[in-house]
This is a predicted complex of two RNAs, RNase P RNA and transfer RNA, with 544 nucleotides together. Rfam match: Bacterial RNase P class A. For this family Rfam cites "The Ribonuclease P Database" (Brown, Nucleic Acids Res, 1999). Rfam describes the family as follows. Ribonuclease P (RNase P) is a ubiquitous endoribonuclease, found in archaea, bacteria and eukarya as well as chloroplasts and mitochondria. The coordinates come from a structure-prediction model, not an experiment, and the mean pLDDT is 76.
RNA sequence: GAAGUCGGCCAGGCAGCCGCUGGCGGUCGUGAACCGUCAGAGGAAAGUCCGGGCUCCACAGAGCGGGAUGCCGGCUAACGGCCGGGCGCCGUGAGGCGACGGAAAGUGCAACAGAAAACACACCGCCGAUGGCCGGUCUGCCGGACUCGCGCGGCCGCGAGGCCGGGCGGGUCUCGUCGCCCGCGCGCGGGUGCGCAAGCGCCUGCGCCGUGGCGAGACGGCGGAUCGGCUCAGGCAAGGGUGAAAUGGUGAGGUAAGAGCUCACCGCGGUCCUGGCAACAGGGCUGGCUGGCAAACCCCAUCCGGAGCAAGACCGAAUAGGCAGGCCUCGCGCGCCUCGCGCGCGUAAGGGUGGCUCGCCCGAAGCCUGCGGGUUGGUUGCUCGAGCCCCGGGGUGACCCGGGGCCUAGACGAAUGGCUGCCACGGGGGCGCGAGCCCUCGACAGAACCCGGCUUAUCGGCCGACUUCGCCC
RNA sequence: UGCCGGGUCAUCUAAUGGUAGGAUAGUGGACUCUGAAUCCACUCAUCUUGGUUCGAAUCCAAGCCCGGCAG
Repeated sequence: GAAGUCGGCCAGGCAGCCGCUGGCGGUCGUGAACCGUCAGAGGAAAGUCCGGGCUCCACAGAGCGGGAUGCCGGCUAACGGCCGGGCGCCGUGAGGCGACGGAAAGUGCAACAGAAAACACACCGCCGAUGGCCGGUCUGCCGGACUCGCGCGGCCGCGAGGCCGGGCGGGUCUCGUCGCCCGCGCGCGGGUGCGCAAGCGCCUGCGCCGUGGCGAGACGGCGGAUCGGCUCAGGCAAGGGUGAAAUGGUGAGGUAAGAGCUCACCGCGGUCCUGGCAACAGGGCUGGCUGGCAAACCCCAUCCGGAGCAAGACCGAAUAGGCAGGCCUCGCGCGCCUCGCGCGCGUAAGGGUGGCUCGCCCGAAGCCUGCGGGUUGGUUGCUCGAGCCCCGGGGUGACCCGGGGCCUAGACGAAUGGCUGCCACGGGGGCGCGAGCCCUCGACAGAACCCGGCUUAUCGGCCGACUUCGCCC
Repeated sequence: UGCCGGGUCAUCUAAUGGUAGGAUAGUGGACUCUGAAUCCACUCAUCUUGGUUCGAAUCCAAGCCCGGCAG
RNA backbone atom coordinates (compact mmCIF):
# COMPACT_ATOMS: atom_id res chain seq x y z
C1' G A 1 0.00 0.00 0.00
C1' A A 2 -3.87 -3.59 -1.37
C1' A A 3 -7.46 -7.23 -0.01
C1' G A 4 -10.09 -9.00 4.07
C1' U A 5 -11.96 -10.88 9.33
C1' C A 6 -14.11 -9.72 14.07
C1' G A 7 -16.02 -6.39 17.82
C1' G A 8 -18.01 -1.67 19.43
C1' C A 9 -20.32 3.19 18.45
C1' C A 10 -23.22 7.21 15.78
C1' A A 11 -28.00 7.62 13.07
C1' G A 12 -26.36 15.06 10.86
C1' G A 13 -25.34 19.73 14.08
C1' C A 14 -26.63 24.93 15.63
C1' A A 15 -30.08 29.15 15.72
C1' G A 16 -34.95 31.49 14.91
C1' C A 17 -40.37 31.22 14.13
C1' C A 18 -45.08 28.46 14.23
C1' G A 19 -47.50 23.96 16.09
C1' C A 20 -48.62 18.94 19.16
C1' U A 21 -48.74 15.59 23.99
C1' G A 22 -47.84 15.31 29.18
C1' G A 23 -46.03 17.06 34.31
C1' C A 24 -45.62 21.45 37.45
C1' G A 25 -46.78 26.64 38.53
C1' G A 26 -49.87 30.88 37.58
C1' U A 27 -54.40 33.87 35.57
C1' C A 28 -59.83 34.47 35.28
C1' G A 29 -63.62 34.73 31.35
C1' U A 30 -63.78 28.01 35.03
C1' G A 31 -62.72 25.43 29.62
C1' A A 32 -60.81 19.29 26.76
C1' A A 33 -59.26 27.77 28.05
C1' C A 34 -54.82 30.85 28.15
C1' C A 35 -49.65 32.11 29.83
C1' G A 36 -44.87 30.51 31.71
C1' U A 37 -41.47 26.52 32.50
C1' C A 38 -39.60 21.44 32.04
C1' A A 39 -39.70 16.80 29.38
C1' G A 40 -41.02 14.31 24.79
C1' A A 41 -39.28 7.61 19.88
C1' G A 42 -35.60 3.45 18.05
C1' G A 43 -31.40 0.44 16.98
C1' A A 44 -34.53 -1.84 15.40
C1' A A 45 -40.14 1.20 18.71
C1' A A 46 -41.13 -3.78 13.32
C1' G A 47 -42.30 -9.32 12.85
C1' U A 48 -45.13 -11.28 17.20
C1' C A 49 -40.69 -15.97 16.67
C1' C A 50 -39.02 -17.51 21.92
C1' G A 51 -38.60 -16.41 27.38
C1' G A 52 -39.96 -13.81 31.96
C1' G A 53 -42.57 -10.22 35.09
C1' C A 54 -47.69 -8.57 36.07
C1' U A 55 -53.19 -9.88 36.29
C1' C A 56 -57.43 -13.41 36.56
C1' C A 57 -58.78 -18.46 36.83
C1' A A 58 -57.02 -23.18 43.18
C1' C A 59 -50.07 -18.29 44.34
C1' A A 60 -51.26 -24.17 39.59
C1' G A 61 -52.55 -30.16 42.11
C1' A A 62 -52.70 -35.77 39.81
C1' G A 63 -53.16 -38.83 35.32
C1' C A 64 -53.71 -39.16 29.99
C1' G A 65 -53.03 -36.33 25.79
C1' G A 66 -50.21 -32.22 23.61
C1' G A 67 -46.00 -28.92 22.83
C1' A A 68 -40.89 -27.36 23.06
C1' U A 69 -35.68 -28.27 23.55
C1' G A 70 -31.57 -31.83 22.43
C1' C A 71 -22.65 -32.34 22.31
C1' C A 72 -20.62 -30.60 27.46
C1' G A 73 -20.01 -26.96 31.35
C1' G A 74 -21.50 -22.21 32.90
C1' C A 75 -24.49 -17.27 32.99
C1' U A 76 -29.49 -15.76 33.92
C1' A A 77 -35.77 -14.22 36.67
C1' A A 78 -36.18 -17.39 32.37
C1' C A 79 -35.13 -18.82 27.36
C1' G A 80 -34.96 -22.03 21.42
C1' G A 81 -30.70 -16.39 24.23
C1' C A 82 -25.54 -15.47 25.65
C1' C A 83 -20.34 -17.06 27.21
C1' G A 84 -16.46 -20.76 27.34
C1' G A 85 -15.07 -25.60 25.70
C1' G A 86 -15.49 -30.38 22.56
C1' C A 87 -16.40 -32.57 17.72
C1' G A 88 -17.42 -32.05 12.38
C1' C A 89 -17.28 -29.00 7.83
C1' C A 90 -15.44 -24.47 5.05
C1' G A 91 -11.36 -20.81 4.52
C1' U A 92 -3.89 -19.88 3.00
C1' G A 93 -5.25 -17.14 7.40
C1' A A 94 -7.64 -13.73 10.97
C1' G A 95 -12.07 -16.41 11.42
C1' G A 96 -17.01 -18.48 9.92
C1' C A 97 -21.00 -22.25 9.97
C1' G A 98 -23.49 -26.57 12.37
C1' A A 99 -31.90 -28.90 15.01
C1' C A 100 -24.68 -31.87 16.96
C1' G A 101 -29.13 -37.47 21.79
C1' G A 102 -30.74 -42.68 20.11
C1' A A 103 -31.08 -46.42 13.61
C1' A A 104 -27.59 -52.90 18.00
C1' A A 105 -36.00 -51.37 21.43
C1' G A 106 -39.93 -51.53 17.85
C1' U A 107 -42.93 -49.84 13.46
C1' G A 108 -42.42 -47.53 8.78
C1' C A 109 -40.18 -45.39 4.04
C1' A A 110 -36.67 -45.73 -0.26
C1' A A 111 -40.37 -43.57 -6.83
C1' C A 112 -37.45 -44.72 -11.41
C1' A A 113 -33.27 -47.57 -12.67
C1' G A 114 -31.02 -52.06 -11.21
C1' A A 115 -29.63 -59.06 -10.62
C1' A A 116 -30.52 -57.30 -5.79
C1' A A 117 -32.91 -51.69 -1.52
C1' A A 118 -32.22 -54.92 3.99
C1' C A 119 -31.23 -61.86 7.51
C1' A A 120 -31.13 -58.98 -0.42
C1' C A 121 -28.96 -60.78 -4.99
C1' A A 122 -26.12 -62.61 -9.62
C1' C A 123 -27.14 -59.13 -15.56
C1' C A 124 -22.16 -58.67 -17.73
C1' G A 125 -17.95 -60.79 -15.69
C1' C A 126 -14.09 -64.26 -13.04
C1' C A 127 -13.39 -69.49 -11.98
C1' G A 128 -14.92 -74.25 -13.17
C1' A A 129 -10.68 -76.65 -7.92
C1' U A 130 -14.92 -80.86 -7.23
C1' G A 131 -18.70 -83.69 -10.17
C1' G A 132 -20.44 -84.28 -15.53
C1' C A 133 -19.77 -84.41 -21.09
C1' C A 134 -16.37 -84.24 -25.52
C1' G A 135 -11.49 -84.75 -27.72
C1' G A 136 -5.87 -85.60 -27.95
C1' U A 137 -1.41 -88.19 -25.93
C1' C A 138 0.74 -91.98 -22.84
C1' U A 139 -0.24 -96.42 -20.34
C1' G A 140 -2.44 -101.20 -17.82
C1' C A 141 -5.89 -105.30 -18.58
C1' C A 142 -9.32 -108.20 -21.79
C1' G A 143 -10.88 -109.73 -26.58
C1' G A 144 -9.91 -109.47 -32.06
C1' A A 145 -7.46 -108.98 -37.21
C1' C A 146 -2.95 -109.37 -40.02
C1' U A 147 1.96 -111.10 -39.88
C1' C A 148 6.68 -113.54 -38.13
C1' G A 149 9.12 -117.37 -35.29
C1' C A 150 8.97 -121.98 -32.42
C1' G A 151 6.44 -126.26 -31.53
C1' C A 152 2.03 -129.92 -31.52
C1' G A 153 -2.08 -132.76 -33.64
C1' G A 154 -4.99 -134.54 -37.95
C1' C A 155 -5.49 -135.34 -43.32
C1' C A 156 -3.37 -135.61 -48.45
C1' G A 157 1.05 -136.70 -51.36
C1' C A 158 6.17 -141.75 -53.46
C1' G A 159 8.66 -137.22 -52.09
C1' A A 160 10.15 -131.99 -51.63
C1' G A 161 5.92 -130.37 -49.55
C1' G A 162 0.67 -128.84 -49.21
C1' C A 163 -4.11 -128.12 -46.51
C1' C A 164 -6.83 -127.72 -41.86
C1' G A 165 -7.10 -126.87 -36.47
C1' G A 166 -5.20 -125.64 -31.65
C1' G A 167 -0.86 -123.63 -28.24
C1' C A 168 3.27 -120.17 -26.72
C1' G A 169 6.02 -115.70 -27.78
C1' G A 170 7.08 -111.04 -30.64
C1' G A 171 5.57 -106.99 -33.96
C1' U A 172 1.81 -103.91 -36.40
C1' C A 173 -3.26 -102.20 -36.25
C1' U A 174 -6.22 -95.68 -40.11
C1' C A 175 -1.18 -89.17 -42.09
C1' G A 176 -2.68 -96.04 -44.51
C1' U A 177 -5.42 -99.80 -48.09
C1' C A 178 -9.07 -101.29 -51.83
C1' G A 179 -13.06 -100.32 -55.44
C1' C A 180 -15.98 -96.97 -58.47
C1' C A 181 -16.79 -92.06 -60.47
C1' C A 182 -14.82 -87.33 -61.82
C1' G A 183 -10.85 -83.92 -64.24
C1' C A 184 -10.98 -78.31 -71.10
C1' G A 185 -4.95 -82.73 -66.08
C1' C A 186 -0.23 -85.50 -68.08
C1' G A 187 1.91 -89.69 -71.04
C1' C A 188 1.44 -93.97 -74.57
C1' G A 189 -1.59 -96.72 -78.09
C1' G A 190 -5.88 -97.36 -81.55
C1' G A 191 -9.93 -95.34 -84.70
C1' U A 192 -11.78 -91.16 -87.41
C1' G A 193 -12.65 -85.86 -89.63
C1' C A 194 -9.98 -81.52 -91.93
C1' G A 195 -5.36 -80.41 -94.34
C1' C A 196 -0.35 -81.50 -99.69
C1' A A 197 2.10 -81.85 -94.99
C1' A A 198 3.44 -80.34 -90.14
C1' G A 199 -0.41 -80.22 -87.15
C1' C A 200 -5.34 -79.48 -85.02
C1' G A 201 -10.16 -81.49 -83.37
C1' C A 202 -13.42 -85.62 -81.72
C1' C A 203 -14.14 -90.71 -79.75
C1' U A 204 -11.91 -94.71 -77.05
C1' G A 205 -8.33 -98.21 -74.11
C1' C A 206 -4.22 -98.46 -70.52
C1' G A 207 -0.89 -96.18 -66.98
C1' C A 208 0.35 -92.02 -63.72
C1' C A 209 -1.21 -87.79 -60.79
C1' G A 210 -5.08 -85.46 -57.60
C1' U A 211 -5.90 -80.10 -54.66
C1' G A 212 -11.96 -83.76 -55.93
C1' G A 213 -16.46 -87.01 -54.79
C1' C A 214 -18.84 -91.66 -53.21
C1' G A 215 -18.40 -96.35 -50.98
C1' A A 216 -16.11 -100.64 -48.49
C1' G A 217 -13.28 -101.83 -44.38
C1' A A 218 -11.78 -105.44 -37.68
C1' C A 219 -9.42 -101.49 -33.52
C1' G A 220 -12.81 -102.15 -30.11
C1' G A 221 -14.20 -102.45 -24.62
C1' C A 222 -12.96 -101.27 -19.40
C1' G A 223 -9.62 -98.45 -16.18
C1' G A 224 -5.61 -94.91 -14.79
C1' A A 225 -2.46 -90.48 -15.61
C1' U A 226 -2.04 -85.95 -18.20
C1' C A 227 -3.44 -81.93 -21.62
C1' G A 228 -7.26 -79.16 -23.99
C1' G A 229 -12.38 -77.79 -24.69
C1' C A 230 -17.86 -77.13 -23.08
C1' U A 231 -19.47 -73.90 -19.17
C1' C A 232 -24.03 -78.48 -17.62
C1' A A 233 -24.08 -78.80 -12.14
C1' G A 234 -21.49 -75.65 -9.11
C1' G A 235 -18.20 -71.72 -6.75
C1' C A 236 -17.23 -66.06 -6.30
C1' A A 237 -18.60 -61.06 -5.23
C1' A A 238 -12.59 -58.80 -6.92
C1' G A 239 -14.02 -55.78 -11.43
C1' G A 240 -18.03 -53.59 -14.81
C1' G A 241 -22.94 -51.76 -14.98
C1' U A 242 -27.74 -49.42 -12.12
C1' G A 243 -28.76 -46.07 -8.39
C1' A A 244 -28.94 -40.75 -3.94
C1' A A 245 -27.42 -45.13 -1.39
C1' A A 246 -24.97 -51.93 -2.82
C1' U A 247 -22.91 -55.31 3.41
C1' G A 248 -15.94 -51.07 6.05
C1' G A 249 -10.95 -48.79 3.14
C1' U A 250 -5.66 -49.64 1.34
C1' G A 251 -1.84 -53.21 0.71
C1' A A 252 0.07 -58.14 1.16
C1' G A 253 -0.70 -63.29 1.71
C1' G A 254 -3.98 -66.87 0.09
C1' U A 255 -7.15 -69.25 -3.77
C1' A A 256 -9.51 -72.69 -9.35
C1' A A 257 -11.29 -67.75 -9.06
C1' G A 258 -12.37 -65.00 -4.98
C1' A A 259 -13.75 -63.34 -0.21
C1' G A 260 -12.01 -60.33 7.00
C1' C A 261 -10.60 -66.26 4.53
C1' U A 262 -5.73 -64.66 7.13
C1' C A 263 -2.33 -60.66 8.38
C1' A A 264 -0.50 -55.23 8.78
C1' C A 265 -2.21 -50.17 8.97
C1' C A 266 -6.57 -46.92 9.02
C1' G A 267 -11.90 -46.65 10.34
C1' C A 268 -15.90 -48.88 13.69
C1' G A 269 -17.78 -51.50 18.21
C1' G A 270 -16.65 -53.47 23.31
C1' U A 271 -13.62 -53.13 27.60
C1' C A 272 -9.68 -51.18 30.72
C1' C A 273 -6.14 -47.25 31.97
C1' U A 274 -4.57 -42.00 31.85
C1' G A 275 -5.97 -36.55 31.42
C1' G A 276 -10.42 -33.53 31.91
C1' C A 277 -16.27 -31.47 36.35
C1' A A 278 -17.99 -33.08 31.49
C1' A A 279 -18.49 -33.31 26.19
C1' C A 280 -14.11 -35.54 24.56
C1' A A 281 -8.91 -36.79 23.66
C1' G A 282 -4.68 -40.26 24.01
C1' G A 283 -3.06 -45.26 24.89
C1' G A 284 -3.46 -50.81 25.90
C1' C A 285 -6.25 -55.28 25.13
C1' U A 286 -10.03 -57.32 22.26
C1' G A 287 -14.20 -58.38 18.43
C1' G A 288 -13.67 -59.69 11.80
C1' C A 289 -17.50 -55.62 11.86
C1' U A 290 -25.56 -56.16 12.02
C1' G A 291 -25.96 -49.40 5.86
C1' G A 292 -29.57 -44.39 5.11
C1' C A 293 -33.86 -41.44 6.89
C1' A A 294 -35.99 -39.62 13.64
C1' A A 295 -37.19 -31.04 10.26
C1' A A 296 -41.18 -40.16 9.58
C1' C A 297 -43.81 -42.40 13.82
C1' C A 298 -41.19 -43.37 17.98
C1' C A 299 -37.59 -44.07 22.40
C1' C A 300 -34.63 -41.45 26.14
C1' A A 301 -33.55 -36.95 29.08
C1' U A 302 -35.11 -32.03 30.57
C1' C A 303 -38.83 -28.20 30.67
C1' C A 304 -43.97 -26.36 30.02
C1' G A 305 -51.33 -25.45 33.83
C1' G A 306 -54.60 -21.92 30.71
C1' A A 307 -55.50 -17.07 29.04
C1' G A 308 -53.98 -12.41 28.03
C1' C A 309 -53.63 -4.91 29.78
C1' A A 310 -59.61 -5.37 24.71
C1' A A 311 -55.75 -9.24 31.33
C1' G A 312 -57.94 -7.33 35.71
C1' A A 313 -60.28 -3.61 39.35
C1' C A 314 -63.63 0.61 40.55
C1' C A 315 -67.37 4.33 39.33
C1' G A 316 -71.07 6.17 36.06
C1' A A 317 -74.67 5.77 32.02
C1' A A 318 -78.42 2.72 29.58
C1' U A 319 -82.94 -0.75 29.57
C1' A A 320 -88.28 -4.33 29.20
C1' G A 321 -84.41 -7.54 31.64
C1' G A 322 -87.43 -9.05 25.34
C1' C A 323 -87.80 -13.76 22.10
C1' A A 324 -86.45 -19.01 21.15
C1' G A 325 -84.20 -23.54 22.94
C1' G A 326 -82.03 -26.52 26.89
C1' C A 327 -80.75 -28.08 32.27
C1' C A 328 -82.07 -28.33 37.53
C1' U A 329 -86.90 -28.38 40.48
C1' C A 330 -83.10 -30.42 47.27
C1' G A 331 -81.20 -31.86 52.23
C1' C A 332 -79.39 -30.58 57.14
C1' G A 333 -78.43 -27.21 61.26
C1' C A 334 -79.22 -22.57 63.99
C1' G A 335 -82.06 -18.10 65.05
C1' C A 336 -86.65 -15.18 64.97
C1' C A 337 -93.61 -15.99 68.30
C1' U A 338 -95.75 -19.96 65.23
C1' C A 339 -97.71 -21.22 58.19
C1' G A 340 -92.97 -18.09 56.67
C1' C A 341 -88.39 -15.43 56.69
C1' G A 342 -83.05 -14.85 57.56
C1' C A 343 -78.10 -16.97 58.17
C1' G A 344 -74.66 -20.99 57.61
C1' C A 345 -73.16 -25.82 55.63
C1' G A 346 -73.58 -29.76 52.05
C1' U A 347 -75.05 -31.04 47.25
C1' A A 348 -78.01 -31.10 41.78
C1' A A 349 -78.03 -28.62 37.00
C1' G A 350 -74.50 -25.41 35.61
C1' G A 351 -70.25 -22.26 35.81
C1' G A 352 -64.86 -20.90 36.89
C1' U A 353 -62.40 -19.40 28.20
C1' G A 354 -58.35 -25.28 30.98
C1' G A 355 -57.97 -30.66 25.05
C1' C A 356 -60.12 -34.74 28.37
C1' U A 357 -60.82 -37.26 33.28
C1' C A 358 -60.21 -36.55 38.49
C1' G A 359 -59.62 -32.95 42.06
C1' C A 360 -60.46 -27.72 43.79
C1' C A 361 -63.64 -23.24 44.04
C1' C A 362 -68.50 -20.94 43.22
C1' G A 363 -73.42 -22.51 43.19
C1' A A 364 -81.08 -23.62 45.35
C1' A A 365 -83.77 -19.51 42.69
C1' G A 366 -81.61 -19.87 39.27
C1' C A 367 -77.92 -21.53 35.24
C1' C A 368 -76.40 -22.18 29.94
C1' U A 369 -76.76 -21.27 24.41
C1' G A 370 -78.50 -18.39 20.27
C1' C A 371 -81.13 -14.01 18.42
C1' G A 372 -82.68 -9.05 19.29
C1' G A 373 -82.26 -4.24 21.98
C1' G A 374 -79.48 -0.37 24.91
C1' U A 375 -74.79 2.12 26.30
C1' U A 376 -70.34 3.57 22.83
C1' G A 377 -68.26 7.57 29.30
C1' G A 378 -64.54 8.15 33.15
C1' U A 379 -60.70 6.50 36.72
C1' U A 380 -57.12 2.80 37.56
C1' G A 381 -53.70 -0.96 35.85
C1' C A 382 -49.50 3.13 33.60
C1' U A 383 -44.64 3.60 33.76
C1' C A 384 -39.11 3.44 39.50
C1' G A 385 -37.50 -0.69 36.41
C1' A A 386 -34.23 -8.04 36.30
C1' G A 387 -33.68 0.72 35.07
C1' C A 388 -29.52 4.18 33.25
C1' C A 389 -24.43 6.46 34.02
C1' C A 390 -19.55 6.54 36.58
C1' C A 391 -15.81 4.21 39.77
C1' G A 392 -13.64 -0.10 42.28
C1' G A 393 -13.31 -5.47 42.74
C1' G A 394 -14.03 -10.95 41.16
C1' G A 395 -14.25 -14.05 36.69
C1' U A 396 -10.80 -16.24 30.28
C1' G A 397 -15.93 -14.66 29.38
C1' A A 398 -21.33 -14.25 29.49
C1' C A 399 -22.06 -12.13 34.11
C1' C A 400 -21.83 -11.05 39.32
C1' C A 401 -20.63 -8.03 43.90
C1' G A 402 -19.83 -3.19 46.35
C1' G A 403 -19.97 2.30 46.38
C1' G A 404 -21.68 7.00 44.32
C1' G A 405 -24.91 9.75 41.12
C1' C A 406 -29.58 10.34 37.99
C1' C A 407 -35.21 10.16 36.91
C1' U A 408 -35.48 9.65 31.29
C1' A A 409 -42.61 9.70 26.67
C1' G A 410 -47.21 7.82 28.72
C1' A A 411 -50.77 9.15 24.13
C1' C A 412 -56.30 6.47 23.26
C1' G A 413 -58.58 7.58 15.69
C1' A A 414 -53.66 8.10 19.24
C1' A A 415 -48.61 13.84 20.33
C1' U A 416 -43.07 13.66 19.35
C1' G A 417 -43.93 17.86 13.47
C1' G A 418 -43.31 21.95 9.75
C1' C A 419 -40.71 26.31 7.59
C1' U A 420 -36.27 29.47 7.10
C1' G A 421 -30.92 30.45 7.52
C1' C A 422 -25.80 28.72 8.34
C1' C A 423 -22.34 24.66 8.74
C1' A A 424 -20.64 19.34 7.95
C1' C A 425 -20.73 14.50 5.16
C1' G A 426 -22.08 11.42 0.95
C1' G A 427 -24.49 10.57 -4.10
C1' G A 428 -26.29 12.77 -8.89
C1' G A 429 -26.46 16.93 -12.50
C1' G A 430 -24.80 21.74 -14.55
C1' C A 431 -21.14 25.97 -15.13
C1' G A 432 -15.90 27.26 -14.97
C1' C A 433 -8.93 26.67 -17.73
C1' G A 434 -8.67 26.23 -12.46
C1' A A 435 -9.39 27.05 -7.16
C1' G A 436 -14.34 26.72 -6.86
C1' C A 437 -19.70 28.03 -7.52
C1' C A 438 -24.98 26.68 -8.28
C1' C A 439 -29.19 23.16 -8.21
C1' U A 440 -31.13 18.64 -6.25
C1' C A 441 -31.51 14.15 -3.11
C1' G A 442 -30.37 11.72 1.88
C1' A A 443 -31.53 5.09 4.83
C1' C A 444 -34.90 1.68 7.39
C1' A A 445 -38.65 3.08 10.12
C1' G A 446 -42.06 5.17 14.23
C1' A A 447 -43.73 3.74 21.33
C1' A A 448 -49.31 1.61 22.95
C1' C A 449 -48.49 -2.96 30.06
C1' C A 450 -43.17 -3.70 30.96
C1' C A 451 -38.55 -6.23 30.34
C1' G A 452 -34.50 -10.03 28.34
C1' G A 453 -33.43 -12.16 23.53
C1' C A 454 -33.82 -13.76 18.35
C1' U A 455 -35.01 -12.56 13.36
C1' U A 456 -35.92 -9.17 9.49
C1' A A 457 -35.24 -3.87 7.17
C1' U A 458 -31.40 -0.06 6.95
C1' C A 459 -28.18 6.04 3.12
C1' G A 460 -23.79 6.61 5.18
C1' G A 461 -19.82 7.43 8.78
C1' C A 462 -16.25 6.65 13.00
C1' C A 463 -13.05 3.72 16.39
C1' G A 464 -10.32 -0.62 18.05
C1' A A 465 -8.09 -5.56 17.52
C1' C A 466 -6.37 -9.10 14.05
C1' U A 467 -5.10 -11.86 9.20
C1' U A 468 -2.99 -12.57 4.16
C1' C A 469 -0.10 -10.64 0.11
C1' G A 470 3.44 -7.01 -2.08
C1' C A 471 7.34 -3.24 -1.33
C1' C A 472 11.02 -0.52 1.83
C1' C A 473 14.33 -0.21 6.29
C1' U B 1 -53.39 -3.51 20.06
C1' G B 2 -53.58 -8.66 21.12
C1' C B 3 -54.75 -13.65 19.43
C1' C B 4 -55.78 -17.15 15.42
C1' G B 5 -56.38 -19.21 10.25
C1' G B 6 -54.84 -19.50 5.14
C1' G B 7 -51.84 -18.76 0.29
C1' U B 8 -51.74 -24.36 -6.15
C1' C B 9 -53.22 -22.17 -13.72
C1' A B 10 -57.27 -16.21 -15.34
C1' U B 11 -61.38 -18.65 -11.66
C1' C B 12 -62.92 -22.98 -8.59
C1' U B 13 -60.69 -27.29 -6.77
C1' A B 14 -57.51 -32.22 -6.28
C1' A B 15 -52.73 -34.55 -5.27
C1' U B 16 -49.75 -40.63 0.86
C1' G B 17 -42.48 -37.03 0.50
C1' G B 18 -41.76 -39.91 -5.79
C1' U B 19 -44.47 -37.54 -13.60
C1' A B 20 -48.56 -31.18 -10.30
C1' G B 21 -54.47 -33.57 -12.24
C1' G B 22 -59.68 -32.09 -13.26
C1' A B 23 -63.64 -28.51 -14.41
C1' U B 24 -64.78 -23.56 -16.29
C1' A B 25 -62.41 -19.77 -19.17
C1' G B 26 -58.75 -18.70 -23.44
C1' U B 27 -56.45 -20.07 -28.40
C1' G B 28 -56.47 -23.13 -32.88
C1' G B 29 -58.97 -26.90 -35.74
C1' A B 30 -63.30 -30.18 -37.09
C1' C B 31 -68.81 -30.07 -37.67
C1' U B 32 -72.60 -25.98 -39.69
C1' C B 33 -75.07 -21.74 -44.74
C1' U B 34 -73.87 -18.92 -39.85
C1' G B 35 -73.88 -18.98 -34.46
C1' A B 36 -74.50 -22.11 -30.16
C1' A B 37 -73.93 -27.04 -28.41
C1' U B 38 -70.54 -31.21 -29.37
C1' C B 39 -65.58 -33.42 -30.61
C1' C B 40 -60.00 -32.96 -30.99
C1' A B 41 -55.48 -30.47 -29.84
C1' C B 42 -52.71 -26.63 -27.30
C1' U B 43 -51.34 -22.63 -23.60
C1' C B 44 -51.25 -21.22 -18.41
C1' A B 45 -49.78 -22.65 -11.71
C1' U B 46 -47.46 -24.77 -6.12
C1' C B 47 -46.58 -16.66 -2.39
C1' U B 48 -40.86 -15.63 -1.75
C1' U B 49 -36.03 -17.11 0.16
C1' G B 50 -33.15 -20.61 2.71
C1' G B 51 -32.74 -25.53 5.15
C1' U B 52 -33.79 -31.23 6.12
C1' U B 53 -34.01 -35.25 2.55
C1' C B 54 -31.54 -39.18 -2.82
C1' G B 55 -36.02 -36.41 -3.84
C1' A B 56 -40.40 -30.96 -1.06
C1' A B 57 -46.80 -28.26 -3.22
C1' U B 58 -46.33 -31.43 1.22
C1' C B 59 -41.59 -31.28 6.64
C1' C B 60 -38.77 -27.00 9.30
C1' A B 61 -37.23 -21.69 9.66
C1' A B 62 -37.50 -16.58 8.17
C1' G B 63 -40.07 -13.01 5.22
C1' C B 64 -44.44 -11.16 2.13
C1' C B 65 -49.69 -11.00 1.32
C1' C B 66 -54.89 -12.04 2.51
C1' G B 67 -58.82 -13.21 5.85
C1' G B 68 -61.19 -13.91 10.76
C1' C B 69 -62.07 -13.08 16.17
C1' A B 70 -62.29 -9.72 20.66
C1' G B 71 -64.49 -4.87 25.09